RNA sequence: UGGAGCGGGUGCAUGGUCGCUGGUCCGCCGCAGGCGGACCAGAGGAAAGUCCGAACUCCACAGGGCAGGGUGGUUCGUAACACGAACUGGGGGAAACCCUAAGGAAAGUGCCACAGAAAACAUACCGCCCCGCCUCUGGCGGGGUAAGGGUGAAAAGGCGAGGUAAGAGCUCACCGCUUUCAUGGUGACAUGGAAGGCAUGGUAAACCCCACCUGGAGCAAGACCAAAUAGGGAAACGCUUGAGGGCUGCCCGCCUGAAGUUUCCGGGUAGGUCGCACGAGACACCGGGCGACCGGUGUCCUAGAGAAAUGAUCAUGCCCCUGAGUUUCGGGGGACAGAAUUCGGCUUAUAGCCCGCUCCAUUUU
RNA sequence: GCGCCUGUAGCUCAGCUGGAUAGAGCAACGGACUUCUAAUCCGUAGGUCGCAGGUUCGAAUCCUGCCAGGCGUACCA
Numbered sequence: 001u002g003g004a005g006c007g008g009g010u011g012c013a014u015g016g017u018c019g020c021u022g023g024u025c026c027g028c029c030g031c032a033g034g035c036g037g038a039c040c041a042g043a044g045g046a047a048a049g050u051c052c053g054a055a056c057u058c059c060a061c062a063g064g065g066c067a068g069g070g071u072g073g074u075u076c077g078u079a080a081c082a083c084g085a086a087c088u089g090g091g092g093g094a095a096a097c098c099c100u101a102a103g104g105a106a107a108g109u110g111c112c113a114c115a116g117a118a119a120a121c122a123u124a125c126c127g128c129c130c131c132g133c134c135u136c137u138g139g140c141g142g143g144g145u146a147a148g149g150g151u152g153a154a155a156a157g158g159c160g161a162g163g164u165a166a167g168a169g170c171u172c173a174c175c176g177c178u179u180u181c182a183u184g185g186u187g188a189c190a191u192g193g194a195a196g197g198c199a200u201g202g203u204a205a206a207c208c209c210c211a212c213c214u215g216g217a218g219c220a221a222g223a224c225c226a227a228a229u230a231g232g233g234a235a236a237c238g239c240u241u242g243a244g245g246g247c248u249g250c251c252c253g254c255c256u257g258a259a260g261u262u263u264c265c266g267g268g269u270a271g272g273u274c275g276c277a278c279g280a281g282a283c284a285c286c287g288g289g290c291g292a293c294c295g296g297u298g299u300c301c302u303a304g305a306g307a308a309a310u311g312a313u314c315a316u317g318c319c320c321c322u323g324a325g326u327u328u329c330g331g332g333g334g335a336c337a338g339a340a341u342u343c344g345g346c347u348u349a350u351a352g353c354c355c356g357c358u359c360c361a362u363u364u365u
Numbered sequence: 366g367c368g369c370c371u372g373u374a375g376c377u378c379a380g381c382u383g384g385a386u387a388g389a390g391c392a393a394c395g396g397a398c399u400u401c402u403a404a405u406c407c408g409u410a411g412g413u414c415g416c417a418g419g420u421u422c423g424a425a426u427c428c429u430g431c432c433a434g435g436c437g438u439a440c441c442a
Stems, first nucleotide, its partner, number of pairs: 001361010012317007020042010044336001048347002051345005056218004063252004068214005073087005088102001089100004103209002108207002110203003125149002127145008157175002160172003176198001177196008222274004232265006244256003267441003281300008318334007366438007375391004384422001393409005415431005
């Protein structure tokens, strides 16, 4: 200098005018209130998708069993997770580095279309070899074989040598596999030794098995106040031998329960307060840890609406595009998007700009 | 806000316990019949199975992530 890999930050800025939402304070009035004024605060890295995990609330503080659902290398981190970190195995790359739903197919069941002899208790189309017969450069029959060909996504360990009528783990070396032992490691696992002639095709994002986790609903949860009414009609079940509900599907168990309960039709109100902004909080420094993260000290309080505010406009600057008469001027543009109970993650969208680390190639010193 | 469901031809739907040509009805187009039209009969075309990635030899079907559309959900009695 060129190419490549990884990570982090930022997400237009300042001021004026007119508005909107919340809070604090002040003044006035005819004072359960109203009007006016001042000051302060007012979207995001994803507020999004609602995909996971929690907090919180109610249902018996949450009980037993079955079913169902989820997770799936190991060890840590965390309130928790399907998240994160480090490592292990496998795959890709020349490398930095990236990807990985990665338990079990020797517990059982199912499936493997077409092709092919055969798709899983193996088998034999062509071929090779041996024997017999015949109409003898060949054909037919019987037997051996699984090296070679052919089919298929996949063919019963691979490859080489010996061996043989031809062949074959039939025998041997190496590799793979299985069993077992030793060493190292918290562990996944790695390395090495011994034995076995090979038993075990693939598929579990097919059923299933194993290990672990798992009660349901969701702030329209839920609590309080106010207002309103036709406390209506029909059907079903039931009145202590227990209907129905709480309580996911079923069973048990518990609580409630008696003229009621459920469903449908019809009717009424759709207002206010709380939940709801101090929290697994934010920032800075110090310490521990490879890291995710943790501990300590100090400082700070930072939106809270309810059909829903956070806007519009002007000026100056910044960045990008474009035209010209080019130290300048004119025109256009400023990504994705936008709180709704709150956090921790994941995923997806995102113009432009800035910073750091690493690898490879080339050149120079 | 919260919860749930569905995307297959122009429309309405099958197929979704994986197997190679993705079907049916209506509609469209062409032909026959008819004086002409309708009806009827015969034939033809028309599909990125919402999109992307993965599992598998093989995906409309199984899994994951997006996109679009739809439904339910207040309280009283």

Predicted 3D model of RNase P RNA and transfer RNA as a complex of 442 nucleotides.
It holds a member of the Rfam family "Bacterial RNase P class A". Its family is annotated with tRNA processing, dimeric ribonuclease P complex and ribonuclease P activity in the Gene Ontology. Rfam classes the family as a ribozyme.